[in-house]
RNA sequence: GCGCCCAUAGCUCAAUGGUAGAGCAGUUGCCUUUUAAGCAAUUGGUUGCAGGUUCGAGUCCUGCUGGGCGCA
Numbered sequence: 001g002c003g004c005c006c007a008u009a010g011c012u013c014a015a016u017g018g019u020a021g022a023g024c025a026g027u028u029g030c031c032u033u034u035u036a037a038g039c040a041a042u043u044g045g046u047u048g049c050a051g052g053u054u055c056g057a058g059u060c061c062u063g064c065u066g067g068g069c070g071c072a
Stems, first nucleotide, its partner, number of pairs: 001071007010024004018055001026042005048064005
């Protein structure tokens, strides 16, 4: 230098172009002599950044940034 893949909650990951979710973690309550475990509820998102297409974009297109792999 060229090609491919990835980027979504604190962490690990989902999500047919049509209300952004789960598990763990956090908070509150229940239970328990207490802790742990268990049960219930609940908080938390500029979907890496900037544009484009579309009535509508996490999803499609372009550029950039960061990470990984391969080729030279």